[in-house]
A computed fold for a 351-nucleotide RNA from a Bacillota bacterium, annotated as Bacterial RNase P class A. It was read from a public genome assembly, where an Rfam model found it. It matches the Rfam family "Bacterial RNase P class A". It is annotated as a ribozyme. The coordinates come from a structure-prediction model, not an experiment, and the mean pLDDT is 78. The organism belongs to Bacillota, within Bacteria.
């Protein structure tokens, strides 16, 4: 200097003029409204994202509610940690990819059982003899019958572990040597696991198939829920209900316990709260490989409700992509123009 890979940060900036939402302060016995409540002037402060998107996980919060047990169902699935929790994150182990830095991982159990492995092939798991090889008998130029075999060949993604030597009628872990896998033993490690001498051998795959095992799991959701004001018809009819309406709960047990459902008709369809001080942000120091955590200090950074941040002008350069909160937060996933910073790997050149 170039290429690669990992992480952090930013998301146009500045100025002027006018215009929007929220908060605080000041002023007024202001204005509107039946009321609950709302509006107006001036000043100060503040006002969309890294994903606000998806609604895929987890929680906070509110109600059911006074709280349970079992079954069903659902989720996760190597080990150890972090966290309020998670299907998230960190570190490691096994496996795979890459020259490497690094990246991916749906990674418990096939010896509890069931199922599947098309076609081809003799045979696809209590799985086998098509060609071939060997032996015996018949026969006599080319076959038939019986027995043995799975080393050679064919088929296939995969065929009763692999290579070599001996042995055999021909072969075969039949025996031996060296390996692979699994189990036992020993050593290291918190553990997943790794390594090593020896011994043993019943040595397909598939669980992102059903299943088994281990652990976890109430339901609904801010349109949750609470309050205020005014008005009307506390209306009419039918069915069920302490021999238990209905709720918790998909089912059963259990617990609570008096209204529930349908039809016709009438009134309101307004206002306020919830609503932003948080598992919050920033800085320093300590602990930890890290995720993260403790202490101290500083800060307040949106709360709309038919839905607020817009318009004009000037300058600069990165010429501006994806894109707008609606109860809040921690993640994951998806979309995305550019700028800046750092670590690591490889290549080239120079010293």
């Nucleotide at each position: 200097c170039g290429a690669g890979c990992c992480a952090g940060u930013u998301a146009a900036a500045c100025g002027a003029u006018c215009g929007c939402g929220g908060g605080c302060a000041u002023a007024g016995u202001g204005c509107c409204g039946c009321a609950a409540g709302g509006c107006c002037a001036u000043g100060c402060c503040u006002g969309a994202g890294g994903a606000a998107a998806g609604u895929c996980c987890g929680a906070g919060c509110u109600g059911c509610a006074u709280a349970g047990a079992g079954c069903a169902g659902a989720g996760u699935g190597c080990u150890g940690g972090a966290u309020a929790a998670c299907g998230u994150c960190c570190a490691g182990u096994g496996g795979g990819g890459g020259a490497a830095a690094c990246c991916c991982u749906a990674a418990g159990g096939a010896a509890a059982g069931u199922g599947c492995c098309a076609c081809a092939g003799a045979a696809a798991a209590c799985a086998a003899a098509c060609c071939g090889c060997c032996c015996c008998g018949c026969a006599a130029u080319a076959g038939c019958g019986g027995g043995g075999u799975a080393a050679g060949g064919a088929u296939g993604a995969a065929a009763c572990g692999g290579u070599g030597c001996g042995g055999u009628a021909a072969g075969a872990g039949c025996g031996c040597a060296c390996c692979a896998g699994a189990g036992c033993u020993c050593a290291g490690g918190u553990g997943a696991c790794u390594g090593a001498c020896g011994c043993u051998c019943u040595u397909g795959g598939u669980a992102a198939a059903c299943c088994c095992c281990a652990c976890u799991c109430g339901c609904a959701g801010c349109a949750a829920g609470a309050c205020c004001u005014a008005a009307u018809a506390g209306g009419g009819g039918a069915a069920g209900g302490a021999u238990g309406a209905g709720g918790c709960u998909g089912c059963u047990c259990g617990c609570c316990g008096a209204c529930u459902u349908c039809c016709c008709g009438g009134g309101u369809u307004g206002g306020u709260c919830g609503c932003u001080u948080g598992a919050g942000g920033c800085g320093u120091u300590g602990g930890g490989c890290a995720a993260c955590u403790a202490a101290c200090g500083c800060c307040c950074c949106a709360g709309a409700u038919a839905a607020a941040u817009g318009a004009u002008c000037g300058u600069u350069c990165a010429c501006g992509a994806c894109a707008g909160a609606a109860c809040u937060c921690g993640g994951c996933u998806u979309a995305u123009c550019g700028g800046c910073u750092g670590a690591c790997u490889c290549g080239c050149a120079c010293c």